[in-house]
């Protein structure tokens, strides 16, 4: 330099053909327990990497950029 993959709550990952972003762990509250842990119930937490574009509507499609990983030279 070129090619490919990826970036989504604190962490790890989902999200069908473009149609109101979900799961687990963690965190907070409650139940249970002598207390804690375990278990069960509830809750908070997201500019979906950045900037534009297409569209009635974008995490998803297009363009440019940033970063990470892999490959080629």
């Nucleotide at each position: 330099u070129c090619c490919g993959a990826g970036a989504u709550g604190g962490u790890g990952c989902a999200a069908u053909c473009g149609g109101c972003a979900g799961c687990a762990c963690g965190c907070c509250c409650g139940a249970u327990u002598c207390u804690g842990g375990a278990u069960c119930g509830g809750g908070a937490g997201g500019u979906u990497c950045g900037a534009g574009g297409u569209u009635c509507g974008a995490g998803u499609c297009c363009u440019c950029g940033u970063c990470u990983c892999g490959g080629a030279g």